[in-house]
Order: sequence, then structure tokens, then C1' cells
RNA sequence: UCCCCGGUAGCUCAAUGGUGGAGUGAGCGGCUGUUAACCGCUAGGCUGUUGGUUCGAGUCCAACCCGGGGAG
Repeated sequence: UCCCCGGUAGCUCAAUGGUGGAGUGAGCGGCUGUUAACCGCUAGGCUGUUGGUUCGAGUCCAACCCGGGGAG
């Protein structure tokens, strides 16, 4: 320098161009003599950045940033 993959909740990952969810963790409650386990509820996201396409973008396109792999 070039090519490929990835970046979404604290963490690990989902999401056909049409309301961004799950597990785990956190908080509160239930259960229990207490804790753990188990059950329920709640909060937590401007989806790496900036533009573009579209009635509508996490998703498509371009450039850039970060991480991983490969070629020279």
C1' cells in the first nucleotide's frame, strides 16, 4: 500500500429497508428463618464518525476512524 471480516445496552450477541430485542449483569419486589438458587417487574441504545440514496436506513452506497485476519 492492497484485499477480506467485524464495530448495536456494562459484557456476549440478535434484528426481511417499515416500533432495535435476547441472554448475562445492575436496581426493585416475591419466595426462604437468612443467604444462594428460582420467579416477576423496571431502567439502561441518538446502532464507530460524517455524508449520500429512499416516503422511510442498524440494514443499501461513499469516505474516514478503531479492532482482527490475509497478500506484497